[in-house]
Molecule: c-di-GMP-I riboswitch aptamer
Organism: Aquibacillus saliphilus
RNA sequence: AGAUAUAUUCGGCAAAUUUAUCGAAAGGUAAAGACGCAAAACUUAGGGCCUAAAUCUUGUAGAUAUGGUAGCCAGUUGCAAUU
Numbered sequence: 001a002g003a004u005a006u007a008u009u010c011g012g013c014a015a016a017u018u019u020a021u022c023g024a025a026a027g028g029u030a031a032a033g034a035c036g037c038a039a040a041a042c043u044u045a046g047g048g049c050c051u052a053a054a055u056c057u058u059g060u061a062g063a064u065a066u067g068g069u070a071g072c073c074a075g076u077u078g079c080a081a082u083u
Base pairs, nucleotide, nucleotide: 002083003082004081012037013036017032018031019030020029021028022027035071041076042075043074046073047072048069049068050067055063056062057061
C1' cells in the first nucleotide's frame, strides 16, 4: 500500500420519546432511554436539505441566512484480525 472476511476480543457512540432549559423557529444543551452505526470520530470557506427573527417586495402572502443539520452527502483523521 492492496486484497479478503456472516473473523475474534475488549469496548465505543446514542435515534425516537420523556423531563428541564436556551432559541423567533429550525434546532441545541443536560438527564433518562436505545433505533441503529465499523468511523454515528473531527470539520459548515464544498453540495444538498430545514427554519425565517430581522430585512425587502408584486403582500390573506412571497423571497432571502448572517441561523441550523456532521445520524444527508462530502473533506480529514483513527482502531483491530488474516494475507